[in-house]
This is a predicted structure of a 487-nucleotide part of an RNA (small-subunit ribosomal RNA, 3' major domain) from a metagenome. The coordinates come from a structure-prediction model, not an experiment, and the mean pLDDT is 84. Rfam family: Bacterial small subunit ribosomal RNA. RNAcentral holds the full RNA, with entries from SILVA.
Context: one part of a larger RNA
RNA sequence: UGACGGGUCCCCGCACAAGCGGUGGAGCACGUGGUUUAAUUCGACGAUAAGCGAAGAACCUCACCUGGGCUUGACAUACUAGUGGUAAGAACCGGAAACGGUGAUGACCCUACCUUCGGGUAGGGAGCUAAUACAGGUGAUGCAUGGCUGUCGUCAGCUCGUGUCGUGGGAUGUAGGGUUAAGUCCCGAAACGAGCGCAACCCUUGUCACUAGUUGCCAGCGGAUAAUGCCGGGGACUCUAGUGAGACUGCUGGUGAAUAGCCGGAGGAAGGCGGGGAUGACGUCAAGUCAUCAUGUCCCUUAUGCCCAGGGCGACACACAUGCUACAAUGGGAGGUACAAAGGGUUGCGAAGCCGUAAGGUGGAGCCAAUCUCAAAAAACCUUCCUCAGUUCGGGUUGUGGUCUGCAACUCGACCACAUGAAGCCGGAAUCGCUAGUAAUCGUAGGUCAGCCAUACUACGGUGAAUAUGUACUCGGGGAUUGUACA
Numbered sequence: 001u002g003a004c005g006g007g008u009c010c011c012c013g014c015a016c017a018a019g020c021g022g023u024g025g026a027g028c029a030c031g032u033g034g035u036u037u038a039a040u041u042c043g044a045c046g047a048u049a050a051g052c053g054a055a056g057a058a059c060c061u062c063a064c065c066u067g068g069g070c071u072u073g074a075c076a077u078a079c080u081a082g083u084g085g086u087a088a089g090a091a092c093c094g095g096a097a098a099c100g101g102u103g104a105u106g107a108c109c110c111u112a113c114c115u116u117c118g119g120g121u122a123g124g125g126a127g128c129u130a131a132u133a134c135a136g137g138u139g140a141u142g143c144a145u146g147g148c149u150g151u152c153g154u155c156a157g158c159u160c161g162u163g164u165c166g167u168g169g170g171a172u173g174u175a176g177g178g179u180u181a182a183g184u185c186c187c188g189a190a191a192c193g194a195g196c197g198c199a200a201c202c203c204u205u206g207u208c209a210c211u212a213g214u215u216g217c218c219a220g221c222g223g224a225u226a227a228u229g230c231c232g233g234g235g236a237c238u239c240u241a242g243u244g245a246g247a248c249u250g251c252u253g254g255u256g257a258a259u260a261g262c263c264g265g266a267g268g269a270a271g272g273c274g275g276g277g278a279u280g281a282c283g284u285c286a287a288g289u290c291a292u293c294a295u296g297u298c299c300c301u302u303a304u305g306c307c308c309a310g311g312g313c314g315a316c317a318c319a320c321a322u323g324c325u326a327c328a329a330u331g332g333g334a335g336g337u338a339c340a341a342a343g344g345g346u347u348g349c350g351a352a353g354c355c356g357u358a359a360g361g362u363g364g365a366g367c368c369a370a371u372c373u374c375a376a377a378a379a380a381c382c383u384u385c386c387u388c389a390g391u392u393c394g395g396g397u398u399g400u401g402g403u404c405u406g407c408a409a410c411u412c413g414a415c416c417a418c419a420u421g422a423a424g425c426c427g428g429a430a431u432c433g434c435u436a437g438u439a440a441u442c443g444u445a446g447g448u449c450a451g452c453c454a455u456a457c458u459a460c461g462g463u464g465a466a467u468a469u470g471u472a473c474u475c476g477g478g479g480a481u482u483g484u485a486c487a
Base pairs, nucleotide, nucleotide: 001487002486003484004483005482007481008480009479010478011477012476013475015471016470019434020433021432022431023430026325027324028323029322031320032319033318034316035315042053043052064311065310066309067308068307069306070305073134077133078132080130081129082128083127088105091102092101093100094099108125109124110123111122112121113120114119136300137299139298140297141296145294146293147289148288149287150285152283157196158195159194160193161192162191163172164171165170176187177186178185202277203276204275205274207245208244209243210242211241212240213239217234218233221232222231223230248271251265252264253263254262255261314453327427331386332385333384334383335382336381337380343374344373345372348367349366353362354361355360393424398419399418400417401416402415403414404413440463441462442461443460444459445458446457
């Protein structure tokens, strides 16, 4: 100087407390361990692995297994030699295919010469064959690496120059007093300054103004209809999307030592960082990744490379993680009536109409989309049935019949109809999330994608709470100080 302490002091955080809802019990989904297997490919392992890489495993993907094949190779460059019946190749044979044979027909480009102008000959190129250098490797090493990422942590810290102090390691600055979300700011002080962080600058959201009105809007005027911005028209309003304004402790009372600030008030759409996002200092964990990619070294080279068919990644005494659906009456069923936002669409979204109980089929208008379409928002509200029961709760499982995608749904897809109707009556020890448009709850969309095992993920809006006396305790962090047989 650090590190550590079941030392002390100060401060902070959904850290505890106060609340609300869960997990742990059930069924199922999904991931992991284990076991099994010919193979169940590989990686990730407290926090910081386990709905993670994977924003889509029937084939493909694919790295695994079994079997069948290829060997300059599926792909690149170079070089040598050969090769016009050459390259290509319908068709045929064997085969699961890959592949191995047979093979009618049969070229292209450049140069020179000949020509009966049809073409022919010679040389070269391309292609092919053979050989050689090499290709190839999701083979090993993340403890050889780059790049990227997680974490402490959006925590308030981490340093430097000059000066000063100390024999020196080093200290000071950055220890004091206030204050802040903040090493934020002020006062003071052997320090004076500076850098990386903090904050601000960026995006979004909340208010207003101006500009602009199409595909959006419709107040007033006119027209038309069974009805509808449907039409003429209009720019007021909503909205769209560009430019500005606005918030700064600016004003005011108190408090504070005078300052920084803090508490209240006014005005205001918004008040003291207005809400949210992006943004992650020096470093820590030889943290993660050689399977995104790149890359050193090592290893394989008729195989650890390449192609193909089938299987596997989907197994199942069990254990764990994350979720979904429930156990019901604040509910379930039936009918009716409302109100969103944000997205996607040409190999696409697909309307009306018609058929089917339905999944869906048919149909094809319109739309490269503020125009058309996916599209029905759902919870809510109204009417009605059920009356506390393993039930009109719950929907697992299974049977039968269908629909759709796709060469192909057996292993192993989703959906529909009818039938079946399991466990489950609120969950032990323990444990998680959340402080406001949050939790809880309700639907909607998107990416991936032929389809989909999505209950996942990423976004969007609707309805919309409770509680915080406080910092003794638990966990994590920051600062000061003290002890130490530790470095």